[in-house]
Context: one part of a larger RNA
């Protein structure tokens, strides 16, 4: 000189854009932070309407009975494995990068092909009983479903075996037999001869493909100690067999005795890794905040269920610490989500507001839920822009400081006297960000016997948290808006006074012991500016 997620001293007008526990992976009060479908089911709950009856204040009240809108505890589907948060762990195929998988999987989406036919036996909720303080549990009766279970059809799966055909080693593709193996008779609308049925959209089942995610393996790469030199028994191989979505000592039997290491194995230590950031002319040094990628971990430690997918932050078992309720029998609980408190520290923020926009989830769709996201809030933390006036002004005013007493100097600075209105302040207008979904109306398409529905287009209705914000207009007054630090060299800037190796200063050098440009105060002066200095890391 540069840079910073920075803090302290002093000082502070405004905007925009950005950043904001670096320390204890410490505890955590309180609220949100993952719900959604009634167009799967049973049930409950029943607004308005309508029809009878009752009471009698003759038009009101109760009650039954039909519609049946809304609402749902509860079975059932999907999603809770995304997004969000941290960086404790880990020196590893963890990440970077470059390959391989003839060793794999992959809901939802997309594209084809076939299907979707008959059956059954439960169980929550309900209801009745019991135990319990509670959490909650158990026993009897009753019911549904896209919930679970058979049979029946049948594939390019799967086994077994014929041929053909390619290869990088085990192997791969293709064709043919035989055997075995699925499914929701589903919802919700149109048609209809309205017991059949036909049909549209969405679910569903099987198989092929596709996309997208992920799973394994290999080459290379990037820390410090040799005052760390010998590691290692499932350890290297092998041969069966289980296991896995798959290869594989990944487990287990038997076998053989091997494997790695100065090209640094092992062992300690420290560290999440990259794109990238910051310096630097490069080459190197240094970091890994935000932002994007990956991994890792969710109170400490193990486990596994379900699931396409997890060994699961806001699911489950068990076992610790710890906090908390209890009737002492026994339960709950997990902020490294937003917010917010306590603690720690030099130090780091609201217990906001909306899902209006983007994006997820579920839903046919309105819609619902979204501390993702969008915004407002504190904070000079940082980067940038603006402004705290501007022009004429010499009687060189008072006034401070100096002075060799003539004068210098602060100085055109001020005052005056003309402007201006950037910001601010009072009024008035007012945004883009919204495309939109749906609903009406109308056209075209594909299917369909036809209809309705379904795709896509055109118009009309509509939705804005910030925010009456941003911005424009108009009015008004120089009024409200400038400090820090240095002035001995390095290094731009000097004089009085006060102190007297004292009291200070101080980055090096070094000042200071009675005339101090280096201590402390004024005055002048340089620098930089809403900042300045000063500590601390890095180059």
């Nucleotide at each position: 000189g540069g840079a910073c997620g920075a803090a302290c001293g002093c000082u502070g007008g405004c905007g925009g854009c950005a950043u904001g526990c670096c320390u204890a992976a410490u505890a955590c009060a309180u609220g949100c932070a993952a719900g959604u479908c009634g167009a799967g089911c049973g049930a409950a709950u029943g607004a308005c309407g309508a029809a009878g009856a009752a009471g009698c204040u003759u038009g009101c009240u109760u009650c039954u009975u039909c519609u049946g809108a809304u609402u749902u505890a509860g079975c059932g589907g999907c999603g809770g494995a995304c997004g969000g948060g941290u960086g404790a762990g880990u020196a590893a195929c963890a990440c970077g990068u470059g390959g391989g998988c003839a060793a794999c999987c992959u809901g939802c989406c997309c594209u084809g092909u076939a299907g979707a036919u008959u059956g059954g036996g439960a169980u929550a909720a309900c209801u009745c009983c019991g135990g319990g303080a509670a959490a909650c549990c158990g026993g009897g009766g009753c019911u549904a479903a896209u919930a679970c279970c058979g049979a029946a059809u049948a594939a390019u799966c799967c086994a077994u075996u014929u041929c053909c055909u390619c290869a990088c080693a085990u192997g791969g593709g293709g064709a043919g037999a035989u055997g075995u193996u699925a499914a929701a008779a589903g919802a919700c609308g149109g048609c209809a001869u309205c017991u059949c049925g036909c049909u549209g959209u969405c679910a569903c089942u099987a198989c092929a493909g596709g996309a997208u995610g992920g799973g394994c393996c290999c080459g290379c790469g990037g820390c410090g100690c040799a005052u760390u030199a010998g590691c290692u028994a499932g350890u290297u191989g092998g041969u069966g067999a289980g296991g896995u979505a798959a290869c594989g000592g990944c487990u287990c039997a038997c076998c053989a005795a091997g494997g790695c290491g100065a090209c640094g194995a092992u062992g300690c230590g420290u560290a999440g890794c990259c794109g990238a950031c910051c310096u630097g002319a490069g080459a190197g040094g240094g970091u890994g905040a935000u932002c994007g990628g990956c991994c890792a971990c969710a109170c400490u430690g193990g486990g596994a269920c379900u699931g396409a997918g997890a060994c699961a932050c806001g699911g489950c078992c068990c076992a610790g610490a710890c906090u908390c309720c209890u009737a002492c029998g026994g339960g709950a609980g997990g902020c490294a989500g937003c917010a917010g408190u306590a603690g720690g520290g030099a130090a780091u923020c609201u217990u906001c507001c909306a899902c209006a926009a983007u994006g997820g989830a579920c839903g046919a769709a309105a819609g619902u839920c979204u501390g993702a996201u969008g915004g407002a809030g504190c904070a000079a933390u940082g980067c940038c822009g603006c402004g705290u006036g501007a022009g004429u002004g010499a009687a060189g005013a008072a006034g401070g400081u100096u002075u060799u007493c003539g004068g210098a100097u602060c100085g055109u600075a001020a005052a005056a006297c003309u402007c201006u209105g950037u910001u601010g302040u009072g009024a008035g207008g007012g945004a883009a960000g919204a495309a939109c979904a749906a609903g009406u109306a109308c056209g075209a398409g594909a299917g369909u016997a036809a209809c309705u529905g379904c795709u896509c287009g055109u118009a009309c209705c509509u939705u804005g948290a910030c925010g009456g914000u941003a911005c424009c207009u108009c009015a008004u007054u120089a009024g409200a808006a400038a400090g820090c630090c240095a002035c001995g060299g390095c290094u731009a800037a000097c004089u009085a006074c006060g102190u007297g190796c004292c009291a200070g200063c101080a980055g090096c050098c070094g000042c200071g012991g009675u005339a101090a440009u280096a201590c402390g105060u004024a005055g002048g002066u340089g620098g930089c500016a809403a900042g300045c200095g000063u500590u601390g890391u890095c180059c």